[in-house]
RNA sequence: ACUUUGGGGCGAGGUGUAAUUCCUCACCGACGGUAAAGCCCGUGAACAUUGCUUGCAAUGCCGAAUAGGUGUAAUUCCUAUGCCGACAGUAUAGUCUGGAUGAGAAAAGU
Numbered sequence: 001a002c003u004u005u006g007g008g009g010c011g012a013g014g015u016g017u018a019a020u021u022c023c024u025c026a027c028c029g030a031c032g033g034u035a036a037a038g039c040c041c042g043u044g045a046a047c048a049u050u051g052c053u054u055g056c057a058a059u060g061c062c063g064a065a066u067a068g069g070u071g072u073a074a075u076u077c078c079u080a081u082g083c084c085g086a087c088a089g090u091a092u093a094g095u096c097u098g099g100a101u102g103a104g105a106a107a108a109g110u
Stems, first nucleotide, its partner, number of pairs: 001110005011025004026095002028085002030043004038083002047060006065081005087098003
């Protein structure tokens, strides 16, 4: 430098004119680091503002965990109990639909 890869999840019951959105239970976890991590540190997407060349740049914003056990070492493993999840649409959405057959941290290969 080029090529490829690169995000998962609503099943059952209840209420209601209407909810995969509410209630009870269920289910899911991007990338790098580090004793193996959704909730330790960092990155990415998204969102907001500003600028302009109108899709790019800069800046901002950016969720959530405790206790016990093993061990040289673990907020990462094991046990227990908890918690979190952009924007737009719609009966209030981490799981539906949409921007997105997009973008991208990064990984692999040549």
FMN riboswitch aptamer (RFN element) from a mouse gut metagenome, 110 nucleotides, folded computationally. Its mean pLDDT, the model's own confidence on a scale to 100, is 85. Rfam family: FMN riboswitch aptamer (RFN element). Its family is annotated with FMN binding in the Gene Ontology. Of the family's consensus pairs, 100% are formed in the model.